[in-house]
Context: one part of a larger RNA
RNA sequence: CUGGGCGUAAAGCGCGCGUAGGCGGAUAAUUAAGUCGGGUGUGAAAUCCCUGGGCUCAACCUAGGAAUUGCAUUCGAUACUGGUUAUCUAGAGUAUGGUAGAGGGAAGUGGAAUUCCAGGUGUAGCGGUGAAAUGCGUAGAUAUCUGGAGGAACAUCAGUGGCGAAGGCGACUUCCUGGACCAAUACUGACGCUGAGGUGCGAAAGCGUGGGGAGCAAACAGGAUUAGAUACCCUGGUAGUCCACGCCGUAAACGAUGUCAACUAGCCGUUGGGGGGCUUGUCCCUUUAGUGGCGCAGCUAACGCGAUAAGUUGACCGCCUGGGGAGUACGGCCGCAAGGUUAAAACUC
Numbered sequence: 001c002u003g004g005g006c007g008u009a010a011a012g013c014g015c016g017c018g019u020a021g022g023c024g025g026a027u028a029a030u031u032a033a034g035u036c037g038g039g040u041g042u043g044a045a046a047u048c049c050c051u052g053g054g055c056u057c058a059a060c061c062u063a064g065g066a067a068u069u070g071c072a073u074u075c076g077a078u079a080c081u082g083g084u085u086a087u088c089u090a091g092a093g094u095a096u097g098g099u100a101g102a103g104g105g106a107a108g109u110g111g112a113a114u115u116c117c118a119g120g121u122g123u124a125g126c127g128g129u130g131a132a133a134u135g136c137g138u139a140g141a142u143a144u145c146u147g148g149a150g151g152a153a154c155a156u157c158a159g160u161g162g163c164g165a166a167g168g169c170g171a172c173u174u175c176c177u178g179g180a181c182c183a184a185u186a187c188u189g190a191c192g193c194u195g196a197g198g199u200g201c202g203a204a205a206g207c208g209u210g211g212g213g214a215g216c217a218a219a220c221a222g223g224a225u226u227a228g229a230u231a232c233c234c235u236g237g238u239a240g241u242c243c244a245c246g247c248c249g250u251a252a253a254c255g256a257u258g259u260c261a262a263c264u265a266g267c268c269g270u271u272g273g274g275g276g277g278c279u280u281g282u283c284c285c286u287u288u289a290g291u292g293g294c295g296c297a298g299c300u301a302a303c304g305c306g307a308u309a310a311g312u313u314g315a316c317c318g319c320c321u322g323g324g325g326a327g328u329a330c331g332g333c334c335g336c337a338a339g340g341u342u343a344a345a346a347c348u349c
Base pairs, nucleotide, nucleotide: 004320005319006318007303008302012317014201015200016199017198021194022193023192025088026087027086028085029084030083031082033081034080035077036076037075038074039073040072041071042070049065050064051063052062053061054060091191092188093187094186095185096183097182098181099180103177104176105175106174107173108172109171110154115149116148117147118146119145120144121143125136126135162169163168206247207246208245209244210243211242215241216240220236221235222234223233258316259315260314261313262312263311266294267293268292269291270290271289272288273287274286275285276284277283278281298305299304322349323348324347331342332341333340334339
């Protein structure tokens, strides 16, 4: 090395794009590199194996053969793989016409609510809790009405509904822009799949600079509770949460399930398209792309999965190999820092 695995036992990179590499549709011709067969040369002797012989046997010694699975060269075979040439359309893609959508970016606009400010009415409480207190209020609060300011989030619609590779995306309008799906044709002609390195995106928190700051709220202060209470409860409250630009690069980044392709019973919903039917309906049938619930075979340690597979197979990548030490130390790389990434050993059970 050959092995067995990766939903929950250790194990799928958070997710894309893509370099090298690996793998790759159909037909025909050609080549003969891989592959297969024959010949020749070589593969020292001893050893090992087989058949004989010699020590009274054996160990041992000895003769011959076989073997030496290899390498080189030569002559052939041509199914498969590779190379070359030509052709094809089932994979992939392009064009035309439609469709749905919180997909992304920018600008503008709107209403409800909270808070604050000004004014009116009005008077002794309000608030809060298990009960209270801190707190606010006769310098007029709470309540209520009118006007104004400002920030953040968008009730209902709303749905195992939709969109996106993932993170994620929810008021409305306009502009810019990515992808998907459907139908019928036309075109290109394998242009494909995966992807070590690489590169981009990547919630929240956090960091830098400058803004903004209504509500909420780490830290902090006070009041309670308690044996104590550095908490749970209450009253306040600063970073932060918001915006712009730049970092960080991690999450139970989860379907704890890598991507792509093919095949394998049914039944019931739902979303977006297409087709058809008649009795034209709140209908039925069918097809396609999603998204859910059951379930046969099969798989599974079981739970469960079951055409959206964890079934049956193929291609490529990543990862695992007893627990702790430890996702740590050291070193490298990255970062302003926080830290991230790569990643051991002694020792111990």
Molecule: small-subunit ribosomal RNA, central domain
Organism: uncultured prokaryote